[in-house]
Transfer RNA from a Verrucomicrobiales bacterium, 75 nucleotides, folded computationally.
């Protein structure tokens, strides 16, 4: 330099082109406990960024970022 693969909660992972983007665990709160743990309840919290198609985009396209791999040039 090219090519392939990934980017969604703090963190591991869901979601057929369809309504409000879900679950664990981790964080605040609260019940219970002499107090802590465990348990049960609950709150809040994400689609890397700009485009483009499309009635409708986490999903396709195209483009930058970033992280992974593969080839290849250095005779």
């Nucleotide at each position: 330099g090219u090519c392939c693969c990934c980017g969604u909660a703090g963190u591991u992972c869901a979601a057929c082109g369809g309504a409000u983007a879900g679950a664990a665990c981790a964080a605040g709160g609260g019940u219970u406990u002499c107090c802590u743990a465990a348990a049960c309840c609950u709150u809040a919290g994400a689609u890397a960024c700009a485009g483009g198609u499309u009635c409708g985009a986490u999903u396709c396209c195209u483009g930058u970022c970033g992280g992974g791999g593969a080839c290849g040039c250095c005779a």

The coordinates come from a structure-prediction model, not an experiment, and the mean pLDDT is 81.
The organism belongs to Verrucomicrobiales, within Bacteria.